[in-house]
Parts: sequence; C1' cells; structure tokens
RNA sequence: GCUGCCGGAUGGGCAGUCGCCUCCGGAAACGGAGGAGGAAAGUCCGGUCUCCAUAGAGCAGCGUGCCGGCUAACGGCCGGGGUCCCCAAGUGGGAAACGGAAAGUGCCACAGAAAAUAUACCGCCUUCCGGAGACGGACGGUAAGGGUGAAAUGGUGCGGUAAGAGCGCACCGCGGCUGGAGUAAUCCCGUCGGCAAGGUAAACCCCACGCGGAGCAAGACCAAAUAGGGGAGAAGGGGCGGCUCGCCCCGCUUGACUCCCGGGUAGGUCGCUUGAGCCCGUCAGUAAUGGCGGGCCCAGAGGAAUGACUGUCGCCCUAACGGGUACAGAAACCGGCUUAUAGUCCGGCAGCGCCU
Repeated sequence: GCUGCCGGAUGGGCAGUCGCCUCCGGAAACGGAGGAGGAAAGUCCGGUCUCCAUAGAGCAGCGUGCCGGCUAACGGCCGGGGUCCCCAAGUGGGAAACGGAAAGUGCCACAGAAAAUAUACCGCCUUCCGGAGACGGACGGUAAGGGUGAAAUGGUGCGGUAAGAGCGCACCGCGGCUGGAGUAAUCCCGUCGGCAAGGUAAACCCCACGCGGAGCAAGACCAAAUAGGGGAGAAGGGGCGGCUCGCCCCGCUUGACUCCCGGGUAGGUCGCUUGAGCCCGUCAGUAAUGGCGGGCCCAGAGGAAUGACUGUCGCCCUAACGGGUACAGAAACCGGCUUAUAGUCCGGCAGCGCCU
C1' cells in the first nucleotide's frame, strides 16, 4: 500500500415548481410554522400509563442465576473475578446462559473386562502342578504397561516391592483450618489430611431472587336516528267483570299518543405527545451514569400525510450518451436487545506485496 473479516460513526447537499398531513392567522382568497429512522423493523426483554382482578401467606407455573456498581426497571449497560482457547509470552488477543454433581433420581451411544456399591481382556508376579526344556495349567496377588473409548477411579518423579499400588516421600492438583489483601466474587501465604468426590443441571431436581391479567382497538367524556326498557299523564276508544232494560258510572288490563328518565350504537371530543426529552458547557466517577447551569420545542391526524418533477453539486458504473445512489417507512410513549444496511470515515485482526 492492497484485499478480506469484525466493531464503531455517518447515512447525500443546495435551489425551484406542483401537491399531501397537522397547527396558527384570516370572513374568504390566501399567508405562515412544522412534517420519519438509526434502525420507525422483529415484537424478544423491561417500564410509564389505563382498565379489570386482588386480605395475608403458601402451592403450582414461568423467568433469572460469579461479584460490585449504574438505572424507573431489565434477561440491559459499566467495572471486576474465575474458566477455556490462541500466541511472537506482554500491562497481548479471543470465547462462553458462569449458582449447586459429597440432597436425591435418571442418563452416559459404539467400543470395551469395567461407564461407577466397581471390575480384569492382553500383560506383570509369588507359590504349587506337569514338562528334559521351551512352555502350559491351577489357586492367588496386581492395576505399573498395552488395548477400548469423548471420558477409566488424581498427575509427574524418586523410593519401595515377588510384581505392584498414596504403600512412603517431593512437587503439582484436591479438601479442611489459620492468617493476610479485597465491599465482594476471589486471590496469596502457611499448616494439616494420602486423597475421600468420573461426566452430565441448555436432564429431572435443589437453592436464592423476581413475576396478577389484558393492552391506546387500553380507557374516559359528550351523544343522534331507529328499535327496545322504565316512569308519569289524560280526552276519546276496545275487551273483561260488577251494577243496570239501555244509556251511563266504577275498577282492572292492553295498545296508541304526549312528556320525562336510563343503557347501547353511529358520530364527535379527550387520551395524544413537554418527555426517565434534545443540544451545549461544566463538575463527580476508571466507566456505565449522575449533579448543576444555559438554550430549544422537534409529525401526532382518520388505516393514516411525509410525495412527484426539474436544475445543479457530491459519489459509483460507462469510451460517450446515459444510468444508478443502501437498509428501510412513525400509529400511546420510553429504556434496551436482536436483525438489515450501498458508499465514506475511524479503529482492530488476518493475508499478500513493496521500501528501509
């Protein structure tokens, strides 16, 4: 220097014409202001808000899981610790859902003697038997060596022994205890114990902590027409009963009419965007983050606008004409996570080439 991968930032500029949505002014014509994102996405996690439910506690279920801090909260972020991998070995680089496997249960394919109360295929060894010998056999001892396996009952070395074995010793590892450092996770020193405990909890399970449900189509308010519900009224009419020759009168009931009340629907209004807000500075802190000071108001509408065209500049392709310019699109709001993203810039890693 080039290429690739990973992480972070940015995410076309200016001007004009015609439109769209919201708000403001105006009687109107019209004028003015504002109008997508870093992810508006997935809806995975946490909250605000609203309604419903709810004595307390427990069970069940779901989730989280090293320590400390930050935060409204979180499964997020920051810092630290331990584990594992790589290395050129340093103050290096990277990975991971990282409580408990001496509470219990289960599982560990194939191979292998044995996959966990142990055990012995080959081998090694004492004794005995047979044999001239080579060697074979029997009762035992052993787990060093070989073999199987992803994994074999601490590892290495020395001693020891018939051969062996934590059988003994040293170091490493493991466990208990004391002391020290640290808020803690944890680390360090010493000492004691020959050593007991294979792996698996992204198997059941155990422990600790957290969790009521539904979601702005939440929900609140105003409120037609029509139909239905309740109440009141009373002229006249109908039916039934009593009385009456009949008319008439009284009571009950039904329906119509008028008025009133209440519920729901259409429709309208609110919720609705000033908020854990944004920008700048400063202070505290390793940082996440927080405090203080100053400035700013930045879509909020209905299934829903944010568009189209032209000129020019930037970038890419092309010999030129010309063409292209990522991912994507708000729906109550906020904090995260995850995923997508052309080009440009910054950083890290790897490979290649060149120069000194």
Overview
The RNA shown here (Bacterial RNase P class A) has 356 nucleotides and comes from a Bryobacteraceae bacterium. It is recorded under the gene name rnpB. Of the family's consensus pairs, 92% are formed in the model. RNAcentral holds the sequence, with entries from ENA. The coordinates come from a structure-prediction model, not an experiment, and the mean pLDDT is 76.